RNA sequence: UCGGAGCAAGGCGAUGGGGCUCGCCAGAACCGCCCAGAUGGCUGAUAGCUCCUGAGAUCGU
Numbered sequence: 001u002c003g004g005a006g007c008a009a010g011g012c013g014a015u016g017g018g019g020c021u022c023g024c025c026a027g028a029a030c031c032g033c034c035c036a037g038a039u040g041g042c043u044g045a046u047a048g049c050u051c052c053u054g055a056g057a058u059c060g061u
Stems, first nucleotide, its partner, number of pairs: 010025004016052006032042003
């Protein structure tokens, strides 16, 4: 330098996508809160930071 083979690059963190960071899990991690209970009520698009998208509130043009 060339060729071949093998291994790694997985999933998840209450509603979407990207980047970074953290944590958890291997028939598991995970699946919000109030209420005796939920067919009632409440918060949030994040696990955290940030950007985009969607939704909501107020103000200005």
Molecule: Fluoride riboswitch aptamer (crcB RNA motif)
Organism: Acidimicrobiaceae bacterium